Description
Small-subunit ribosomal RNA, central domain from Glycocaulis albus, 348 nucleotides, folded computationally. The RNAcentral record of the full RNA draws on ENA and SILVA. The source organism's lineage runs through Bacteria, Pseudomonadati, Alphaproteobacteria, Maricaulaceae and Glycocaulis. Its Rfam family is "Bacterial small subunit ribosomal RNA". Rfam links the family to the GO terms structural constituent of ribosome and ribosome.
[in-house]
Context: one part of a larger RNA
RNA sequence: CUGGGCGUAAAGCGCACGUAGGCGGAUCAGCCAGUCAGAGGUGAAAGCCCAGGGCUCAACCCUGGAAUUGCCUUUGAUACUGUUGAUCUGGAGUCCGGGAGAGGUGUGUGGAAUUCCGAGUGUAGAGGUGAAAUUCGUAGAUAUUCGGAGGAACACCAGAGGCGAAGGCGACACACUGGACCGGUACUGACGCUGAGGUGCGAAAGCGUGGGGAGCAAACAGGAUUAGAUACCCUGGUAGUCCACGCCGUAAACGAUGGAUGCUAGUUGUCGGGCAGCAUGCUGUUCGGUGACGCAGCUAACGCAUUAAGCAUCCCGCCUGGGGAGUACGGCCGCAAGGUUAAAACUC
Numbered sequence: 001c002u003g004g005g006c007g008u009a010a011a012g013c014g015c016a017c018g019u020a021g022g023c024g025g026a027u028c029a030g031c032c033a034g035u036c037a038g039a040g041g042u043g044a045a046a047g048c049c050c051a052g053g054g055c056u057c058a059a060c061c062c063u064g065g066a067a068u069u070g071c072c073u074u075u076g077a078u079a080c081u082g083u084u085g086a087u088c089u090g091g092a093g094u095c096c097g098g099g100a101g102a103g104g105u106g107u108g109u110g111g112a113a114u115u116c117c118g119a120g121u122g123u124a125g126a127g128g129u130g131a132a133a134u135u136c137g138u139a140g141a142u143a144u145u146c147g148g149a150g151g152a153a154c155a156c157c158a159g160a161g162g163c164g165a166a167g168g169c170g171a172c173a174c175a176c177u178g179g180a181c182c183g184g185u186a187c188u189g190a191c192g193c194u195g196a197g198g199u200g201c202g203a204a205a206g207c208g209u210g211g212g213g214a215g216c217a218a219a220c221a222g223g224a225u226u227a228g229a230u231a232c233c234c235u236g237g238u239a240g241u242c243c244a245c246g247c248c249g250u251a252a253a254c255g256a257u258g259g260a261u262g263c264u265a266g267u268u269g270u271c272g273g274g275c276a277g278c279a280u281g282c283u284g285u286u287c288g289g290u291g292a293c294g295c296a297g298c299u300a301a302c303g304c305a306u307u308a309a310g311c312a313u314c315c316c317g318c319c320u321g322g323g324g325a326g327u328a329c330g331g332c333c334g335c336a337a338g339g340u341u342a343a344a345a346c347u348c
Stems, first nucleotide, its partner, number of pairs: 004319003007302002012316001014201004021194003025088007033081002035077008049065006091191001092188003095184004103177007110154001115149007125136002162169002206247006215241002220236004258315006266293013297304002321348003330341004
């Protein structure tokens, strides 16, 4: 390379936008580059293959044929691909009218709770555990009442619910803002799909500068446990967790399932719309989402099953025994931590 694969065996980039490239709807007409057919030229000889022949056979040698799947020229064909022109509306988009939503950003506001501070009542314990102790408390704790400060998170609603490309998003109000859905079918007329490089976004932890710091809590200290206990349990407690700006760029970034389009039984729940009917809150139907079960089919099995892991097409990414190793070296990126790209010897 051919071929086979990627839910769990090795294998889907964390996600998107998009360059090149690849692929691409319907109808008509032209061209004939690809494609197909005929003819001609060339495709050295030897070798291989076939048929004969010569050395007593064979190896070997000789003669002829075939083959040389290719290239060039030329004459045609025009279905398909391509290309040119014209047209279309089903793909895609625009417009108009609606309703849904923790989608995003900023500003402000609120109540419960924890902690701390002040004051009142009140007295000997409180706290904690398997049991204890460290710890707090007669300098008045714990409990309880009132007042105040500050930070962080938003109980109930809450749902297999919703929104977002993913990461993710949950008190309330306002401002700005993205996307999806339904209905109308007015407009454009293939404007599409994918996407190597590239660019952007990207939980937590971590880093830089400056703030903030209630609770929690790596590190650390002490008390226990234990043979030991650098742990599990307890009392404390600093980074951090929070905010602004700038980095980092990784996760079991998971549906362990790339994206797009079409086709292929159903039943049932739920969310957002539309239409019809009437008993006016139900039934039927339709579009979009999200679940459960299940036929055909698929699968090594488990299971998947119109939200496919079924049947197909297009494009991208990735895999090729285990260890060595996602390591070394080099490159690129980073303040660093490190990230990314990524071997070999050796070994089983």